[in-house]
Annotation:
A computed fold for a 689-nucleotide part of an RNA from a Solirubrobacterales bacterium, annotated as large-subunit ribosomal RNA, domain II. The prediction has a mean pLDDT of 84.
Context: one part of a larger RNA
RNA sequence: GCCGGCGAGUUACUCUUCAGUGGCAAGGUUAAGCGAUGAGCGGAGCCGCAGCGAAAGCGAGUCUGAAUAGGGCGAUCAUAGUCAUUGGAGGUAGACCCGAAACUGAGCGAGCUAUCCAUGGGCAGGCUGAAGCGGGGGUAAGACCUCGUGGAGGGCCGAACCGACCUAGGGUGAAAACUGGGCGGAUGACCUGUGGAUCGGAGUGAAAGGCUAAUCAAGCUCAGAGAUAUCUGGUUCUCUCCGAAAUAUAUUUAGGUAUAGCGUCGAGUGUUAUGUGUGAUGGCCGUAAAGCACUGAUUGGACUAGGGGCCCUACCAGGUUACCGACUUCAGUCAAACUCUGAAGACCAUCACAGUUAGCUCGGCAGUCAGCGUAUGGGGGAUAAACUUCAUAUGCGAGAGGGGAACAACCCAGACCAUCAGUUAAGGUCCCUAAGUACUAGCUAAGUGGUAAACGAUGUCCGAAUGCAUAGACAACCAAGAGGUUGGCUUAGAAGCAGCCACCCUUGAAAGAGUGCGUAACAGCUCACUGGUCAAGUGUUCGGGCGCGGAUAAUGUAGCGGGGCUAAAGCUAGUCACCGAAACUAUGGGUGUGUACGCCUGCGGGCAGUACACGCGGUAGGAGAGCGUUCUCAGCGUGUAAGCGUUGGCGUAAGCCUUCGUGCGGUGCUGAGAAGUGAGAAUGCCGGC
Numbered sequence: 001g002c003c004g005g006c007g008a009g010u011u012a013c014u015c016u017u018c019a020g021u022g023g024c025a026a027g028g029u030u031a032a033g034c035g036a037u038g039a040g041c042g043g044a045g046c047c048g049c050a051g052c053g054a055a056a057g058c059g060a061g062u063c064u065g066a067a068u069a070g071g072g073c074g075a076u077c078a079u080a081g082u083c084a085u086u087g088g089a090g091g092u093a094g095a096c097c098c099g100a101a102a103c104u105g106a107g108c109g110a111g112c113u114a115u116c117c118a119u120g121g122g123c124a125g126g127c128u129g130a131a132g133c134g135g136g137g138g139u140a141a142g143a144c145c146u147c148g149u150g151g152a153g154g155g156c157c158g159a160a161c162c163g164a165c166c167u168a169g170g171g172u173g174a175a176a177a178c179u180g181g182g183c184g185g186a187u188g189a190c191c192u193g194u195g196g197a198u199c200g201g202a203g204u205g206a207a208a209g210g211c212u213a214a215u216c217a218a219g220c221u222c223a224g225a226g227a228u229a230u231c232u233g234g235u236u237c238u239c240u241c242c243g244a245a246a247u248a249u250a251u252u253u254a255g256g257u258a259u260a261g262c263g264u265c266g267a268g269u270g271u272u273a274u275g276u277g278u279g280a281u282g283g284c285c286g287u288a289a290a291g292c293a294c295u296g297a298u299u300g301g302a303c304u305a306g307g308g309g310c311c312c313u314a315c316c317a318g319g320u321u322a323c324c325g326a327c328u329u330c331a332g333u334c335a336a337a338c339u340c341u342g343a344a345g346a347c348c349a350u351c352a353c354a355g356u357u358a359g360c361u362c363g364g365c366a367g368u369c370a371g372c373g374u375a376u377g378g379g380g381g382a383u384a385a386a387c388u389u390c391a392u393a394u395g396c397g398a399g400a401g402g403g404g405a406a407c408a409a410c411c412c413a414g415a416c417c418a419u420c421a422g423u424u425a426a427g428g429u430c431c432c433u434a435a436g437u438a439c440u441a442g443c444u445a446a447g448u449g450g451u452a453a454a455c456g457a458u459g460u461c462c463g464a465a466u467g468c469a470u471a472g473a474c475a476a477c478c479a480a481g482a483g484g485u486u487g488g489c490u491u492a493g494a495a496g497c498a499g500c501c502a503c504c505c506u507u508g509a510a511a512g513a514g515u516g517c518g519u520a521a522c523a524g525c526u527c528a529c530u531g532g533u534c535a536a537g538u539g540u541u542c543g544g545g546c547g548c549g550g551a552u553a554a555u556g557u558a559g560c561g562g563g564g565c566u567a568a569a570g571c572u573a574g575u576c577a578c579c580g581a582a583a584c585u586a587u588g589g590g591u592g593u594g595u596a597c598g599c600c601u602g603c604g605g606g607c608a609g610u611a612c613a614c615g616c617g618g619u620a621g622g623a624g625a626g627c628g629u630u631c632u633c634a635g636c637g638u639g640u641a642a643g644c645g646u647u648g649g650c651g652u653a654a655g656c657c658u659u660c661g662u663g664c665g666g667u668g669c670u671g672a673g674a675a676g677u678g679a680g681a682a683u684g685c686c687g688g689c
């Protein structure tokens, strides 16, 4: 891992509550016990028929109160309960199942290891040479020096032994801590045998929270014990009807819970009503927009109080100002916390219409309290985020199908079932790939299409305005482009052309006191301007369409899904066809609800059938109807039974019937009843492979 088996809402309670069914009913019912395990007896007790008050108590009233007041809770017209049983839920119990880390108690452990006690054992070989002692020297005596002797030391080197610093291997190991090579201690606080002592909040510890039997921030075993788990996981057959929530408030509350909201089932109310939608009419509001009348902000001008500067001045004053400037005024603006105004629309009401309307009230049972995307209106943020937080709508959640290459949310569209029938939606129609190589008129040359901005540009098409032009424009070519003069100043120089000032006159078809290059300064080249040649358009500006640049990422084109596409298979405008979904239609079938008809009736209602109408996506969840397993009872069966493998068939499903083979022993159907009643998941448990 697979297969097989086992594996999770149970049971008890004279508890509470609701519903179904049944008995009796202003009453209902017994419990223990007796009795024959019976009928029956047994009325103690419990619930109901009366409430109010904390209570004494009073009583259709009572409590408060001084009250005959007021108020609270009751009563009235009247009222239904109770017992049993089945089911839904709650409570108390382990209470759907598995799962802690832990806590407490009683025991078992020091044959591992820590420390200690008693008694034994062990340490090759080599080196060094302390004290003391002896000889000699030395001294007044010493100290001291020297030669021997001697054999000290948590001394030195190094095996056994003890350890474990480095490195390599090993790491489903040879080994749940090892092996190889180096390494440290090796007469000591040394190593070691045997016997003994100390233990669970306790021991022992040269202290690391170390060690106390491969276990230690509190050992192990058993018990309390099914501890508790607002947490995670799991929770077993089928079909039918309906179908949520991810919000509010509160919370030692935030991943929990309570109440409300939203779901479902039942009862009631109710059908010209309530609710919803649409239309009309009336009301209400202060948003969008707009505005500046208020509150503030704000640009320029006018006017001017006041202030500053300057002048004048003993003081008071006065003059002046390219300074600042309130108020007033003209023009122009801004605002979530401004409004003289003010929509769409929301909300409230009335009327009409629509529909198998669903609203409201009460009761049983829930689930939900992590939401998310998109669009729109806002706040926060950076007018960032698949960001965050509100509101409105919608979808996903709980929604399949078609499109979008793929893709919860985008676009189309809400799947009861069947059909080798048809029509469409979004989106498409050259090939992959179903359908136009369709049509008409334009545009694009960039593979733009098939990512992106400011900005830039004789791309190209369309429109508008304007200048010049056969009295010859624009471009090109030929020629001219002169004189006063080297203008004056400045300067070393300044001659059109460093700079400053001025910018005239003449000759002329035209020619600047000079447009640029150039020189040290001149020179030289060129332009403006003019004539000629040529011959028909040529400049400028504005607006629009489609394109161009701007344009950079890591495996390989890689920013059309691909191939490929250029009077398109691109873009713009239009036309007619076709394809295309679980949409719509057609035909057949199933089922729910409503209505009508029919049948039955114990008159409360029930039943299957027919017709018509409207429905039938679905998670949590509510409600309903069934299938199957084991056992019990009753009736009826069977005889190669059940089971297993297999054949064919039936049913909407769970499932059921049947053939053949196997299988020597039980077992089925109908109707009731009772449950250890359905397996794929729980790192499930056990077994097999």
Stems, first nucleotide, its partner, number of pairs: 001689006011093003015090010027047003033041002051058002061073004096234002099231001103224006114198009123188001125157003128153001132149006161185003165182005200216001202212003237626006247260005261368002263365007276354008285345001289341001290339002295335003299331004306324002308321004371396010401412003416589004421585003427579003430563003436576001438575006449565001455549002459546010476533004482506003487501003512527001516525002590616008598607003627678001629675010643662003648657003